[in-house]
Context: one part of a larger RNA
Molecule: small-subunit ribosomal RNA, central domain
Organism: uncultured bacterium
RNA sequence: UUGGGCGUAAAGGGCGCGUAGGUGGAAUGGUAAGUCAGAGGUGAAAACCAUGGGCUUAACUUAUGGCCUGCCUUUGAAACCGCCAUUCUUGAGUACGGAAGAGGGAAGUGGAAUUCCUGGUGUAGCGGUGAAAUGCGUAGAUAUCAGGAAGAACACCGGUAGCGAAGGCGGCUUCCUGGUCCGUAACUGACGCUAAGGCGCGAAAGCGUGGGGAGCAAACAGGAUUAGAUACCCUGGUAGUCCACGCUGUAAACGAUGGGCACUAGGUGUUGGUCCCGCUUGGCGGGAUCAGUGCCGCAGUUAACGCAUUAAGUGCCCCGCCUGGGGAGUACGAUCGCAAGGUUGAAACUC
Repeated sequence: UUGGGCGUAAAGGGCGCGUAGGUGGAAUGGUAAGUCAGAGGUGAAAACCAUGGGCUUAACUUAUGGCCUGCCUUUGAAACCGCCAUUCUUGAGUACGGAAGAGGGAAGUGGAAUUCCUGGUGUAGCGGUGAAAUGCGUAGAUAUCAGGAAGAACACCGGUAGCGAAGGCGGCUUCCUGGUCCGUAACUGACGCUAAGGCGCGAAAGCGUGGGGAGCAAACAGGAUUAGAUACCCUGGUAGUCCACGCUGUAAACGAUGGGCACUAGGUGUUGGUCCCGCUUGGCGGGAUCAGUGCCGCAGUUAACGCAUUAAGUGCCCCGCCUGGGGAGUACGAUCGCAAGGUUGAAACUC
């Protein structure tokens, strides 16, 4: 390579937009590049295969046929695929009418808590732990009341609830703004799917410049514990955590499950629509249906666990990835980055 695979054994790219490429709905007509059929030419000889012949046999040798799976020319077929033309509406999109939402960005604003400051009351402890000590406190702490300041996060509601492509998103108000769902079937008429490169987004930590700094807290210091204790526990505490702009580009970036379409028993919750029925017409109950989100479960599948209309079932299309363990996500090279480092990514050797 072929083949076989990718939830947990090696293996789904962190996620999207989209270029090339691959692939693609229904009808009619045409064409004949692919495809199929016939004929002709060519496909050297040897070799190979089959059947005979010659050396006593065989090896060897020789005759005939086949093979040479291919290429070219020509005649035809037109189902499929391609191409051209015309058309269609179910895929896709638009329009209109509704709906829900922590989707994103900016500005403003609220209360609780915490710490600090000022003042009042008040007196000997507070704090902390398994027990203690370091620490704070007669220069008046802790506690309590009043006032003020600051920063950060938003209790209850809150929900296997919702939204987002993923990362993720939670007080309230306003402005700007993206997507989704349902219904109607008016419009376009295959405009679709996927996506190598490319471009963008991307938790936390980290980096640069300038702010900010209440609480928490790597590093660090002290107290304990211990044989030791560079830890777990305690008292402190700086980067950082927060904001603006720029960089970094990685995570158990997980559903450890790529995207799209179609098909294949059900049951039961819940969220957002639409339609129908009933009622005590507040709204509630029941049924149907579309879109999401959970649990249980048949067939099927799986090594098993499990999955099971939200598939890991049955098929098709496209992309990414795997090929024994270690060496190693290392070395070298290239490239990106301010750096930290990222991406790409071996071999010797060894079991």